[in-house]
Molecule: transfer RNA
Organism: Rhizoclosmatium hyalinum
Order: sequence, then structure tokens, then C1' cells
RNA sequence: GGCCGUUUAGUCUAGUGGUCAUGACGUCUCCUUUACACGGAGAAGGUCGCGGGUUCGAGCCCCGCAAUAGCCU
Repeated sequence: GGCCGUUUAGUCUAGUGGUCAUGACGUCUCCUUUACACGGAGAAGGUCGCGGGUUCGAGCCCCGCAAUAGCCU
């Protein structure tokens, strides 16, 4: 330099172009316990990597950039 994949909450992850973006772990609160753990109930936490474009409508399609993994030279 060329090709291909990936990027979604603190971590991992689901998501046919169409209502409020899914779940697990973790965190916080409450219940339970003498107390802790386990268990039960609830809550907070996402500018869906960044910037554009297409569309009535984009996490999803297109372009560029960035980060990262792999292959070729």
C1' cells in the first nucleotide's frame, strides 16, 4: 500500500428501514437475615465510534474518517 471483518449502557450481547433500542453480568435502593451471602422487588445508566448522504422515517442502506482484529504484498 491492497482486501475483508468488527464498533450498540461500566463489561458482554440481541436487534426484517417503522411505537419506548433487547437481555445477562455489574452498580444503586428496598425486602429478607443478628449480620453477610443467596434469593425477591424496583431503579439509574445508551448523543447505537465520528461526520455526511439516501429515505416520509436509519442502530440497520450508501460515502468518507477513526479505532481495532485478520489476510496479502